[in-house]
This is a predicted structure of a 1378-nucleotide RNA (small-subunit ribosomal RNA) from an uncultured bacterium. The sequence is in RNAcentral, with records from ENA and SILVA. Rfam family: Bacterial small subunit ribosomal RNA. Rfam links the family to the GO terms ribosome and structural constituent of ribosome.
RNA sequence: CCUUAGAGUUUGAUCCUGGCUCAGGACGAACGCUGGCGGCGCGCCUAACACAUGCAAGUCGAACGAGCGGAGGCCUUUCGGGGCUGAAGCUAGUGGCGGACGGGUGAGUAACACGUGAGGAACCUGCCUUGUAGAGGGGAAUACCGUUUGGAAACGAACGUUAAUGCCCCAUAAUGUAUCGGAAUCGCAUGGUUUUGAUACCAAAGAUUUAUCGCUGCAAGAUGGCCUCGCGUCUGAUUAGAUAGUUGGUGAGGUAACGGCCCACCAAGUCGACGAUCAGUAGCCGGACUGAGAGGUUGAUCGGCCACAUUGGGACUGAGACACGGCCAAGACUCCUACGGGAGGCAGCAGUGGGGGAUAUUGCACAAUGGGCGAAAGCCUGAUGCAGCGACGCCGCGUGAGGGAAGACGGUUUUCGGAUUGUAAACCUCUGUCUUCGGGGACGAAACGAGACGGUACCCGAGGAGGAAGCCACGGCUAACUCCGUGCCAGCAGCCGCGGUAAUACGGAGGAUGCAAGCGUUAUCCGGAUUUAUUGGGUUUAAAGGGUGCGUAGGCUGUGCGGCAAGUCAGGGGUGAAAGCCCGCCGCCCAACGGCGGAACUGCCUUUGAUACUGUCGCGCUGGAAUACGGAUGCCGUGGGAGGAAUGAGUAGUGUAGCGGUGAAAUGCAUAGAUAUUACUCAGAACACCGAUUGCGAAGGCAUCUCACGAAUCCGUCAUUGACGCUGAGGCACGAAAGCGUGGGGAGCAAACAGGAUUAGAUACCCUGGUAGUCCACGCUGUAAACGAUGAAUACUAGGUGUAGGUGGCGUAGGCCAUCUGUGCCGCAGCUAACGCAAUAAGUAUUCCACCUGGGGAGUACGGCCGCAAGGUUGAAACUCAAAGGAAUUGACGGGAGCCCGCACAAGCAGUGGAGUAUGUGGUUUAAUUCGACGCAACGCGAAGAACCUUACCAGAGCUUGACAUCCCGGUGACCGUUCCUUAACCGGAACUUUUCUUCGGAACAUCGGUGACAGGUGCUGCAUGGUUGUCGUCAGCUCGUGCCGUGAGGUGUCGGCUCAAGUGCCAUAACGAGCGCAACCCUUGCCGUCAGUUACCAGCACGUCAUGGUGGGGACUCUGGCGGGACUGCCACCGCAAGGUGUGAGGAAGGGGGGGAUGACGUCAAAUCAGCACGGCCCUUACGUCCGGGGCGACACACGUGUUACAAUGGUGGGUACAGAGGGGUGCUACCUGGUGACAGGAUGCUGAUCUCGAAAGCCCAUCUCAGUUCGGACUGGAGUCUGCAACCCGACUCCACGAAGCUGGAUUCGCUAGUAAUCGCGCAUCAGCCAUGGCGCGGUGAAUACGUUCCCGGGCCUUGCACACACCGCCCGUCA
Repeated sequence: CCUUAGAGUUUGAUCCUGGCUCAGGACGAACGCUGGCGGCGCGCCUAACACAUGCAAGUCGAACGAGCGGAGGCCUUUCGGGGCUGAAGCUAGUGGCGGACGGGUGAGUAACACGUGAGGAACCUGCCUUGUAGAGGGGAAUACCGUUUGGAAACGAACGUUAAUGCCCCAUAAUGUAUCGGAAUCGCAUGGUUUUGAUACCAAAGAUUUAUCGCUGCAAGAUGGCCUCGCGUCUGAUUAGAUAGUUGGUGAGGUAACGGCCCACCAAGUCGACGAUCAGUAGCCGGACUGAGAGGUUGAUCGGCCACAUUGGGACUGAGACACGGCCAAGACUCCUACGGGAGGCAGCAGUGGGGGAUAUUGCACAAUGGGCGAAAGCCUGAUGCAGCGACGCCGCGUGAGGGAAGACGGUUUUCGGAUUGUAAACCUCUGUCUUCGGGGACGAAACGAGACGGUACCCGAGGAGGAAGCCACGGCUAACUCCGUGCCAGCAGCCGCGGUAAUACGGAGGAUGCAAGCGUUAUCCGGAUUUAUUGGGUUUAAAGGGUGCGUAGGCUGUGCGGCAAGUCAGGGGUGAAAGCCCGCCGCCCAACGGCGGAACUGCCUUUGAUACUGUCGCGCUGGAAUACGGAUGCCGUGGGAGGAAUGAGUAGUGUAGCGGUGAAAUGCAUAGAUAUUACUCAGAACACCGAUUGCGAAGGCAUCUCACGAAUCCGUCAUUGACGCUGAGGCACGAAAGCGUGGGGAGCAAACAGGAUUAGAUACCCUGGUAGUCCACGCUGUAAACGAUGAAUACUAGGUGUAGGUGGCGUAGGCCAUCUGUGCCGCAGCUAACGCAAUAAGUAUUCCACCUGGGGAGUACGGCCGCAAGGUUGAAACUCAAAGGAAUUGACGGGAGCCCGCACAAGCAGUGGAGUAUGUGGUUUAAUUCGACGCAACGCGAAGAACCUUACCAGAGCUUGACAUCCCGGUGACCGUUCCUUAACCGGAACUUUUCUUCGGAACAUCGGUGACAGGUGCUGCAUGGUUGUCGUCAGCUCGUGCCGUGAGGUGUCGGCUCAAGUGCCAUAACGAGCGCAACCCUUGCCGUCAGUUACCAGCACGUCAUGGUGGGGACUCUGGCGGGACUGCCACCGCAAGGUGUGAGGAAGGGGGGGAUGACGUCAAAUCAGCACGGCCCUUACGUCCGGGGCGACACACGUGUUACAAUGGUGGGUACAGAGGGGUGCUACCUGGUGACAGGAUGCUGAUCUCGAAAGCCCAUCUCAGUUCGGACUGGAGUCUGCAACCCGACUCCACGAAGCUGGAUUCGCUAGUAAUCGCGCAUCAGCCAUGGCGCGGUGAAUACGUUCCCGGGCCUUGCACACACCGCCCGUCA
């Protein structure tokens, strides 16, 4: 100086732990869709499977003989020819060099194979270079060839002849080699080097164009190789012991050379927890990919090394091989064969089959680079240079550019206005990269010739927008949105998850996003993942501290001084190949690619220096540790002895009917005398009180008293030793309970077992019994929630307060102060996810050990070890899930706790459930019995009125712009209405009657006909909605702002105490205030005052009547209805801090909210309603619309809810008689009169109402009935009527007469009500022609009983606690079975 990114997913929400998943990069890739060009690269990852065919290693005639060849020459000739000689060239064979390079592959190999760095004083090296010395003489063979001969072939055999740079012998020779000596010098050792003597031994080849090229010995160099060593190099310990040539020695052999490399003999070693041996996997490296880095993964192409060449083995030749295109034998396989025998090895280049998801041409050229041979020309070269195929990768280019709004058509969508596709297109003006055609045409060749690539690259000209865009994705992560289709189907999906009728998640379309000749998917690797943590994690509760101690190896280790310099640090040197990465410059138009230079390669070796730290050695020290002495403590251990209470048993006595046991019982014991009680005796086990936040111990654990032995800790002294310490893998020891073995013991208790109960069952809980066991001795087992769920040690870091054991000081004393060790609580800093910990750390640091890495599978299986067994210890995987989990928060819940309320229970009154009947519902039935409402909170509910209508349902008959609305066109002047015909009716037809204005064109209006836009739908969805309503609940709650607390969800406020009907108020208070609720304000009722006074009232005055506020009048009273007053714990007493409470208190009409109503917080129930209305979407359109007559909604074996009438004497019946309130009334209520037994009818009057009218009953008085299915009860039925209405059959109400059913107070159960209430009595109103009303909503009359109290049932409120619930207990969840 540069460099480091996160997200989704566990929950109602939160923080944490933790896994899973994604976004990035890479690839020798493959697959799907698509595909214009060029450059540079790359291309069997699988069967080291098998291979047809061609090619891949030859060359040298200047080593040799010979053959072919025959230019040319000579001689001869009968001119046909014959003979001799013979250059170039070619060639099998002998000979030389090369076939050990180049090329391929990665099977084997965990190894000195590879990498790196050293060593060889233990070695070799053809061709090449340098130096030096030399090449004299001689000999014997042999292939080819010839003859004969074997064999199908491959290939031979015998005899004969011949040459050489082939082979052999002699000579010469040292600076050579070997042996034996001398001298000098060097090295870490064996030993080396130099030098000097003696003896022995060893060499050669020629060719030729006369330039040269070869040949031999020695020495040196270079190159290449061989050997040795240090360090590094995968996994498994469920592989712990391995090893006989094994380890070493001596000697001999072998090798270029060291060596058990081999052999003989001798010794018994050698390797291993720092991981031997065994098993699995693998060529190694430079590098490549990824990563901030440290690392992790990998080892294609290029380069270095190694190994291999059909399988395994062997040697030969050679400088070099144990040899890819050599040899030998063996195995497998293939081919030929005349069956006797032979031939072969593509992991060389092409190519074929096979395998596989998958990987190319049987191409051109030796022009270049390089290699072999040759003196050279040259020959050979599937090395190599090129081309072909493949989007396999990287890089570059193009598919046009500018203008162009009527924002065209078309598409999509729509709120129907528009929006979008979109300057996009069309159209105009241009350009020409690539493509096409024509012409020219290289560099690559340094050096005579020679160019595969190639008529290629490149250049010039022409033409023309013409030939060139796809793929994925669009719910979040993650850039990009709508419509249609589908309807938990079809399908999608990387994770979370989408889809069950309005899917931005499926499929299609339109649009927009991303990348682009590619785009997606799949496989694999790294990253993100600090998710193995060296950098850089953890272990109280999330996974994780070993049950405890002693201690081995190992790791770590107080203080002073000195030596050394291994670690460490610094400088220098060598090495770290090239390529690659990085930086700079340069070359192909750019880039990819390439060239040059630099840097880097963090490593290893070596050398010089430094000495703080670590190490090591030496000499010291006392603070750590240990020892000694003195004192103290304890349920510390082991063994022996002793004790009392209790329990059970035995014997004896007393005594009598039960005992025992439980929620209640029974089994059991007991008249053969139990239980109870008294006395004595016996047995075993455990030790009450003291006794605790006590003490001791390493842990497990330890409790009557006493003795003995043993151990430990603490304090004091600071005397001794002088770092002797800490931890501790393995190891050893201890180790509750249960269990096992052997032998004892056995009172109580008590698994198993038996019986009795409980229960649906009860192999349990409860009871009665009861065996192992519990106890002792010895041995085994070795585990526990063996817990402080917290390993050991050391040091440091505020305090306060108990307690146990010591010591010191002060004080007359009570006591106080100080200090060490242990054991508790509270608490600061700090830590922690939080809870919490906090000198006894979970704080701050150091050392060592153990352990963890998602949940389940599983502490299971297999293997090993241990055990008598039971079992313990060590300890996986397949498969499966997207979580599992910790702490804390808010709710809901609890057969948790506390407080409180409500006709919630209790105390009462009257009912329901039984009967008849009315009504609603279910069910059933039906052509239809229209629809909705379903626990409370549906069921006399929507319905405050179903004979038609209503009506939505059913069958039938009709209509189709429609019964209804708006617009357009045409006709008529009406339409309406009246009458008639037809019809079941609607529909249809006929006749009569009949508009307004006017500028006379027409207009308005009405009606008929037509056209299509549209109407219409009580069709569906209340789970698409608005509005309205029910319910918790008139319960007292529900929230907000600011502040404060908490990482956060959230808390506080709103909690606590008292009080209230109330989150009502007061006090207290990190809260202070506020809002919606509560209360009050509103209406009504109860008292008073005042004002007003008609239709109400009438005290006083007057008139009048048989009588009546009937009349004049009055404004006193009642009443009516306006306005006020009144009640506030205001006063008194007591209690209380206050708020407030209590009192036959006072006063008052009313007393502590006077009674009643209206008023319903935040929200819950996907509560109810699409049929009251409105409305999105879907559906029907000569019908799912509309009209008509008829039917149905009223059915009826049943079941339920809600009412009503009763069962009678507190009653029924008959007669007489009294008193309301609130309402209604014009097609209405009707006085009064008449008729009728009556419902009612006929007259008639008042009243649009404080005027008239509807108008009471229970009650009271008298009489009767006398307990019965009745003088109770009235259903049902028969007959006769009245009224409403077009019409009372289905299907109205009422009246009269007659008939007179069930029912004699109702099982389990269950509803309402706390005062003018319940109960009981009647009256009115809405709807309405009438009415199925016994319903609903109101009104008044008469008018009770009871509440001890809050244990229980139900519902609710507050606080607290637990929680694995959050769809919230109708939850969650376990096992078995299907």